[in-house]
A computed fold for a 346-nucleotide part of an RNA from an uncultured bacterium, annotated as small-subunit ribosomal RNA, central domain. The RNAcentral record of the full RNA draws on ENA, Greengenes and SILVA. The coordinates come from a structure-prediction model, not an experiment, and the mean pLDDT is 87. It matches the Rfam family "Bacterial small subunit ribosomal RNA". Its family is annotated with structural constituent of ribosome and ribosome in the Gene Ontology.
Context: one part of a larger RNA
RNA sequence: UUGGGUUUAAAGGGUGCGUAGGUGGGUUUUUAAGUCUGGUUUGAAAGCAGGUGGCUCAACCAUCUGAUGUGGCUGGAAACUGGGGAUCUUGAAUGGGUUAGCGGUAGCUGGAAUGGGUCAUGUAGCGGUGAAAUGCAUAGAUAUGACCCGGAACUCCGAUUGCGAAGGCAGGCUACUAUGACCUGAUUGACACUGAGGCACGAGAGCAUGGGUAGCGAACAGGAUUAGAUACCCUGGUAGUCCAUGCCGUAAACGAUGGUUACUGGCUGUGUGCGAGCUAUCGUGCGUGGCUGGGCGAAAGCGUUAAGUAAUCCACCUGGGGAGUACGCCGGCAACGGUGAAACUC
Numbered sequence: 001u002u003g004g005g006u007u008u009a010a011a012g013g014g015u016g017c018g019u020a021g022g023u024g025g026g027u028u029u030u031u032a033a034g035u036c037u038g039g040u041u042u043g044a045a046a047g048c049a050g051g052u053g054g055c056u057c058a059a060c061c062a063u064c065u066g067a068u069g070u071g072g073c074u075g076g077a078a079a080c081u082g083g084g085g086a087u088c089u090u091g092a093a094u095g096g097g098u099u100a101g102c103g104g105u106a107g108c109u110g111g112a113a114u115g116g117g118u119c120a121u122g123u124a125g126c127g128g129u130g131a132a133a134u135g136c137a138u139a140g141a142u143a144u145g146a147c148c149c150g151g152a153a154c155u156c157c158g159a160u161u162g163c164g165a166a167g168g169c170a171g172g173c174u175a176c177u178a179u180g181a182c183c184u185g186a187u188u189g190a191c192a193c194u195g196a197g198g199c200a201c202g203a204g205a206g207c208a209u210g211g212g213u214a215g216c217g218a219a220c221a222g223g224a225u226u227a228g229a230u231a232c233c234c235u236g237g238u239a240g241u242c243c244a245u246g247c248c249g250u251a252a253a254c255g256a257u258g259g260u261u262a263c264u265g266g267c268u269g270u271g272u273g274c275g276a277g278c279u280a281u282c283g284u285g286c287g288u289g290g291c292u293g294g295g296c297g298a299a300a301g302c303g304u305u306a307a308g309u310a311a312u313c314c315a316c317c318u319g320g321g322g323a324g325u326a327c328g329c330c331g332g333c334a335a336c337g338g339u340g341a342a343a344c345u346c
Stems, first nucleotide, its partner, number of pairs: 004317003007300002012314001014201004021194003025088007033081002035077007048066007091191001092188003095184006103177007110154001115149007125136002162169002206247006215241002220236004258313006265292012295302002319346003328339004
């Protein structure tokens, strides 16, 4: 390279938007670039096929004929692909009417609990553990009551529930804002799909500046345990966790399963539309679960939410270690991230 693959063996980019590119619905007309075909020209030698001959045969070699083969020029065909024109509505989008939700941003606000402060009641313990001790407490703790302060998180509802492209999103209310689905079939008329680069978003941890700090809690200190115990357990506790702004750009960023479209059996839940019915239920969409066929799969399993059958576009894989390392380059304040080898070795 051809070929084969990517749930779990190596392999789906964390996610979206989108440039180039690749691919692309129905009918009709034209063109003739691709495509097919005729003619002509080119088509070295060796090689290949057949005939004949030479080495005693053969391999090998010689010679003759032929086939294959690339490009050019030129005539034609028009099904398919491409280009031009016209047209259509089912793909796509818009409009109209309904409807759904923890989607996003900002502001306001609530109660419980933990902690703290003051006052009161009250007295000797509290706390913690396998057992203890460190710790707290007669300067009155723990417990109980009242009032106050502050920060963070939102019990029940709550669910194989819902929403979002992913990360993710949950007390309540309001404003702004984005989105999906259904019904309709009014409008545009292929406007579509994918997407190398690029741009944007992107949990947690971490970084910078300024705030905040109740609880929890890396580091750290002490008490235990132990042969030791730089741990597991206990008492404390800084960064952090929270807010604002700006970076970082990684995760088992997982469904370990890229996107879009079409097709292919059933059973049973559930969320949300629409229609029929009239209160039982049935039909039809879009989601979200379970089970099971044909089919697929190495199996586990998947199974209309495919890992089935196909088409198209992108990404990625090619033995283990060395190694996601070194070097270079790019990005970053740094931490580090992206790209990413080889020697050697089994």